[in-house]
RNA sequence: AGAGUUUGAUCCUGGCUCAGGACGAACGCUGGCGGCGUGUUUAACACAUGCAAGUCGAACGGAGUGUAGAAAUACACUUAGUGGCGGACGGGUGAGUAACACGUGAGCAACCUGCCCCAAGCAACGGGAUAACAGAGAGAAAUUUCUGCUAAUACGGUAUAAGACCACAAGGAAGGCAUCUUCUGGUGGUAAAAGCUUUUGCGGCUUGGGAGGGGCUCGCGGCCCAUUAGGUAGUUGGUGAGGUAACGGCCCACCAAGCCGACGAUGGGUAGCCGACCUGAGAGGGUGAUCGGCCACAUUGGAACUGAGAUACGGUCCAAACUCCUACGGGAGGCAGCAGUGGAGAAUAUUGGGCAAUGGGCGCAAGCCUGACCCAGCAACGCCGCGUGAAUGAAGAAGGCCUUCGGGUUGUAAAAUUCUUUAAGUGGGGAAGAACACAAUGACAUUACCCACAGAAUAAGUCACGGCUAACUACGUGCCAGCAGCCGCGGUAAUACGUAGGUGACAAGCGUUGUCCGGAAUGACUGGGCGUAAAGGAAGUGUAGUCGGCGAAUCAAGUUAGGAGUGAAAGCCCGAGGCUUAACCUCGGAACUGCUUUUAAAACUGAUUUGCUUGAGUGAUGGAGAGGUAAGCGGAAUUCCUAGUGUAGCGGUGGAAUGCGCAGAUAUUAGGAGGAACACCAGAGGCGAAGGCGGCUUACUGGACAUUAACUGACGAUGAGGCUUGAAAGCGUGGGGAGCAAACAGGAUUAGAUACCCUGGUAGUCCACGCCCUAAACGAUGGAUACUAGAUGCGGGAGGUAUCGACUCCUUCCGUGUCGCCGCUAACGCAAUAAGUAUCCCGCCUGGGGAGUACGGCCGCAAGGUUGAAACUCAAAGGAAUUGACGGGACCCCGCACAAGCAGCGGAGCAUGUGGUUUAAUUCGACGCAACGCGAAAAACCUUACCAAGACUUGACAUUUUGUGACAGGUGUAGAAAUACACUCUUCUUUCGAGACACAUAAACAGGUGGUGCAUGGUUGUCGUCAGCUCGUGUCGUGAGAUGUUGGGUUAAGUCCCGCAACGAGCGCAACCCCUAUGAAUAGUUGCCAGUAUUAAGUUAGGAACUCUAUUCAGACUGCCGUGGAUAACACGGAGGAAGGUGGGGAUGACGUCAAAUCAUCAUGCCCCUUACGUCUUGGGCUACACACGUGCUACAAUGGUCGCUACAAAGAGCAGCAAAGCAGCAAUGCCGAGCAAAUCUCAAAAAGGCGAUCUCAGUUCGGACUGUGGGCUGCAACCCGCCCACACGAAGUUGGAGUUGCUAGUAAUCCCGAAUCAGCACGUCGGGGUGAAUGCGUUCCCGGGGUUUGUACACACCGCCCGUCACGCCAUGGGAGUUGGGAGUACCCGAAGUCAGUGACCUAACCGCAAGGAAGGAGCUGCCGAAGGUAAGACCGAUGACUGGGGUGAAGUCGUAACAAGGUAGCCGUAUCAGAAGGUGCGGCUG
Repeated sequence: AGAGUUUGAUCCUGGCUCAGGACGAACGCUGGCGGCGUGUUUAACACAUGCAAGUCGAACGGAGUGUAGAAAUACACUUAGUGGCGGACGGGUGAGUAACACGUGAGCAACCUGCCCCAAGCAACGGGAUAACAGAGAGAAAUUUCUGCUAAUACGGUAUAAGACCACAAGGAAGGCAUCUUCUGGUGGUAAAAGCUUUUGCGGCUUGGGAGGGGCUCGCGGCCCAUUAGGUAGUUGGUGAGGUAACGGCCCACCAAGCCGACGAUGGGUAGCCGACCUGAGAGGGUGAUCGGCCACAUUGGAACUGAGAUACGGUCCAAACUCCUACGGGAGGCAGCAGUGGAGAAUAUUGGGCAAUGGGCGCAAGCCUGACCCAGCAACGCCGCGUGAAUGAAGAAGGCCUUCGGGUUGUAAAAUUCUUUAAGUGGGGAAGAACACAAUGACAUUACCCACAGAAUAAGUCACGGCUAACUACGUGCCAGCAGCCGCGGUAAUACGUAGGUGACAAGCGUUGUCCGGAAUGACUGGGCGUAAAGGAAGUGUAGUCGGCGAAUCAAGUUAGGAGUGAAAGCCCGAGGCUUAACCUCGGAACUGCUUUUAAAACUGAUUUGCUUGAGUGAUGGAGAGGUAAGCGGAAUUCCUAGUGUAGCGGUGGAAUGCGCAGAUAUUAGGAGGAACACCAGAGGCGAAGGCGGCUUACUGGACAUUAACUGACGAUGAGGCUUGAAAGCGUGGGGAGCAAACAGGAUUAGAUACCCUGGUAGUCCACGCCCUAAACGAUGGAUACUAGAUGCGGGAGGUAUCGACUCCUUCCGUGUCGCCGCUAACGCAAUAAGUAUCCCGCCUGGGGAGUACGGCCGCAAGGUUGAAACUCAAAGGAAUUGACGGGACCCCGCACAAGCAGCGGAGCAUGUGGUUUAAUUCGACGCAACGCGAAAAACCUUACCAAGACUUGACAUUUUGUGACAGGUGUAGAAAUACACUCUUCUUUCGAGACACAUAAACAGGUGGUGCAUGGUUGUCGUCAGCUCGUGUCGUGAGAUGUUGGGUUAAGUCCCGCAACGAGCGCAACCCCUAUGAAUAGUUGCCAGUAUUAAGUUAGGAACUCUAUUCAGACUGCCGUGGAUAACACGGAGGAAGGUGGGGAUGACGUCAAAUCAUCAUGCCCCUUACGUCUUGGGCUACACACGUGCUACAAUGGUCGCUACAAAGAGCAGCAAAGCAGCAAUGCCGAGCAAAUCUCAAAAAGGCGAUCUCAGUUCGGACUGUGGGCUGCAACCCGCCCACACGAAGUUGGAGUUGCUAGUAAUCCCGAAUCAGCACGUCGGGGUGAAUGCGUUCCCGGGGUUUGUACACACCGCCCGUCACGCCAUGGGAGUUGGGAGUACCCGAAGUCAGUGACCUAACCGCAAGGAAGGAGCUGCCGAAGGUAAGACCGAUGACUGGGGUGAAGUCGUAACAAGGUAGCCGUAUCAGAAGGUGCGGCUG
């Protein structure tokens, strides 16, 4: 410090997620030691048991025990009671509390203070009781009553009074803060005390001061909700009285009507606050365990008493709930003290030791008490430290895992050798902590620490290994089981699941979960944004607020500097020191960014005062304008009415129909009625704040602009709330209604058509008044001010130059556009009318969906508007730009693509392939083009993979070990054969090692046309012989990418030329190769024959001219001429030429696409079978047959059939072959067999053609299917199931619907010939030649392709994407007759304890009094207040509820097709209406 994730890729916006740190943690696996810390976060739930607050005999009287004594008595010890001090500290908890509770800083001139310290003064005199105790009772107990005795530092009275306090009266001095305070001085009044001890003593009373502690008041600071906006009656203030330690409505009476609140009152929710802790660079954010400060509470609620101090955790009283005891009458209790128990919970310890230390209470002290505290125990809960060994050690052992079988890895790791002993263990020694004059005193403690001993001995796990993120292989599994923080893995080769090996990380721990901060600049003060990503209010006016021009003076609030006080300690940081180190602890420093106070400064802000004119406003002059309101007027057009002319249609559409019309329409002429809107002018022109405004005239009226510089003198900017305006639609009342037109009706279209189109048509549109208040109310851009290059239009004004004048030109102000630099921007773009540079003010945003929805409030007549969530759900949703693909977008070009033609297919019969069906099997594959006469260039057996039956199991085939020497062949028997048995016959080579062959044997293995072409190689098809596909360098762009390759021409072509930020290059195109068309040279047999001979015949002699053969050359290149073109490329025409613009044909197939085809050509990974999914054999099947399709053949006839005669090829094949001639047969063919391994011989007849004859338009002398009979050939074998011949039989078919195929010249069409395969079998396939056309205007349309451009929500790329209803499952949520619960408040009733007040006839020791009685006090009673409780009506918050509403989500459901392309009716916004649904339509608006 960043990373992953939206896309085909890119940049941006934006969310989600991860890596870090932390924890009072919990869970899983594991676990050696020590030190220091920490340990009920939940039920402020309930608690058994023990302990946690006592002490003082130097306050007091008793009692008991002991010692001494005969006893009285004395002494010592113990202690129930009286009395004193302490139980208000210490310890616990965080329920309540949003508050002067806390923090911080001030104040009290409005206060208190036991014990402690200092100072001053004092302690005189007597008195009456009472507990304990004794006795007698009540009670189960707790407890209690009566009588009697007694003491005090207990209680009461009197005296004294320096000083204190109170009252009164008049002064003086000083100070402060208004009331006042302090000092000084006078008079009167009031109130004290306690003794004990006998020792260096401890106490008592009064007063003043101090220290420490407390009380009260105030400034400032720190949570959420405005869907909580008004709250308040003791409320706010005053006067008087009361009360308190003290101020105060703290309380009471009276008076006044105030007080708080948008700077957030009141209400609701949540919460103890802080020092600090965690995190962070910081600013911040989160937390408030342990330690420390403060507060609050002590089962719940209320109350007072005592006291210096409490409204009191281990005190009292009352009420309530709960628990316990009980003799049923009545009593007892309060662990949120330390342990501990139950419960709750994911979860948190011992009913331990000690007062040795520190601290506290009491005591003169000794001392006692102390679950505060110090220690120990339990827990890896955290932090820190140590160990589980170290060195050497390669045969790189064994084992494991992987493997290409070679090896690699685990791995110096182990073993082994040599050492060491920390920790643990055993034994011995052994502290500090101890300070109190000396002495004594240690829970911890069998401590720490030291020494010795033995032995590597007793001690390693957890998580991860697809990316982020360090670390990879094998097996298993097969969208299963499972993983997952995000992206995502898993559907048979998973580095992602599970296991193993290996590796990585951390380590006595490691992972997971939860929470917080960080990363997140993702709430932005530091430090963000708002044209299109979320986000500018519809517009104006203006209140509060915020901000504000130039000069001068004063003040000092902000600001700055210095000083002072405070900012507790601990913690953090720095530096030292102490535990062996560290954690931990100690000391010092710094810091605590704050608050208060004081001194000073006066620039800036502020305040006050005084000026100024440039901001702002006023005045004067002037012109422009659809600015607004009202009234009046005008013409054109539509419609309607009346009348005329006139006749059969009109109207409407893509085409129609509904509709209107012979009752006279439409058309046309004249007249009239009525409403609405204002053609031309008219313009990115004007005006207005926006919405918006358009005929003309008049009246009233708002604003802007220019010029001028007379007046005011900062009067300004913005603007939360408020107020006003606000298109269209809509609403109310009353008018009006021509046209248009939601709804509605009808006609079409359509699968349907609740639409688009047509014919009608009502609200509405119009007017007046009143509402509504929303729009894509848009420049998707808030307002104001200033600054920052220009160019060019338009509108309004002013000035200048020139001119006679107008025009023109120049300058300037205001408004409104376009282009463009800097700059900005994610890009697009903006660019003086900023989206630039700055300042001020307002509004708004914070992932998508849910949702602008629900609930609540406000507004509205309603429709609805405004404000405006959550649960739940997703990992995206978006913006701009890029490359493609696509479009029922545009443009250019090409192709037998269409068109123009010729011949077909589709109908018939047959052949053949396929589907389907059938079957024991009908083996398998190929499926739009690009499967279907395809694999198959030959299924009777074989082939053959299929079926049935019969057989074999190291095998039919390959390699290896050992042994034997035969095996094969022939004959016979059984059998369908394979096979089995019998008989017969019986080796070869050799360097003697062995080998060939065969059999037997053993185990490795063989074998598989079994699966997967979606694991593959190779091969092939297709787009397409289409003209494209790319690269290097450079340049442009943040980037994906672009440029080049686009543009202007041209071409068959990315072919070439020109231009150009490109310059070059590669794969394709073309050419190079083959055949063919012309010629030449060479050669002349088997081929040829002009001339000469010769023959039946190129037969022979001869010839080398010709043809031909086959080798090498030549030739064609837009080379030449003309025209066009840009002087180019090129095109057109011409010449010459056998051939002319690629001469014709072939081979040749770029980058890639289709998970295209093939595991059955072959090869091959993995999986599967192994007496079978292998192998052998016989027979059957692949040839089936209601049917459908593809490809062909033959035809339907006269351009023909049949018969006879008669011509002319090319290319091939041939020895297990082609076979002549001859003979036989009607023929297929047979017999015989010349010749030929072939330019020699043979197949071999070419056929269409030519000549002649016949048939005469018919199911025929067309056509030949089917069938019968008889033959031939091949072959072990033609039954299933071959081909051919002869005779007989003689079917459909008379030119073929929708539709569809091929072909542009030696082509189509037509006619024969050959070959491969092959024993035989060809209508198929591949080749060969013969005869030989028609048409092409042209590119509008169909199909396919190429290029440019445009839109896009597509990228699996339109066979795309995607919307809504309905049906089903699940989830959360709103409404809901209600039901139920909770806390808070209000009113009333009842009214405990208790304070206060009143009363007090009853009771009472101290004082007075001789007494009576008094004083004083109390019980009792009454009153105010008053907790719990009760009643009532509401408000608020939950839970639940038949039913109901929408929402979200789910693999394949149903209906349509709304949106994205012109999405097939452009879309969207607001509103109204209609409709199964998306949606349609009307009105107005926007361009996204």
The RNA shown here (small-subunit ribosomal RNA) has 1488 nucleotides and comes from Capra hircus. The coordinates come from a structure-prediction model, not an experiment, and the mean pLDDT is 85. The RNAcentral record of the sequence draws on SILVA. NCBI's taxonomy places the organism under Eukaryota, Opisthokonta, Metazoa, Bilateria, Capra.